[in-house]
RNA sequence: UGGGGAGUAGUGUAAUGGUAACACGCCUGCCUUUGGAGCAGCGCGACUCAAGGUCCGAAUCCUUGCUCCCCAA
Numbered sequence: 001u002g003g004g005g006a007g008u009a010g011u012g013u014a015a016u017g018g019u020a021a022c023a024c025g026c027c028u029g030c031c032u033u034u035g036g037a038g039c040a041g042c043g044c045g046a047c048u049c050a051a052g053g054u055c056c057g058a059a060u061c062c063u064u065g066c067u068c069c070c071c072a073a
Base pairs, nucleotide, nucleotide: 001072002071003070004069005068006067007066010024011023012022013021018056025044026043027041028040029039030038049065050064051063052062053061
């Protein structure tokens, strides 16, 4: 420098253009002599990397930029 992929909750991952979900975690309660394990909870937590565009509606489509990974030179 060129090509490809990725960026979503504290962490790991989902999400046909239509209320952003699940697991771990945290909190509270139950259970237990205590801890751990287990169980319960529309409990807590992300306006989805940034700025624009399209659309009635964008995590998703388009443009540009930033960061990371892979390949080539």
Record summary
Predicted 3D model of a 73-nucleotide RNA (transfer RNA) from a bacterium. The sequence was found in a public genome assembly. Its mean pLDDT, the model's own confidence on a scale to 100, is 81. Its Rfam family is "tRNA". Rfam links the family to the GO term triplet codon-amino acid adaptor activity. From the family's description: Transfer RNA (tRNA) molecules are approximately 80 nucleotides in length. The family's RNA type in Rfam is transfer RNA.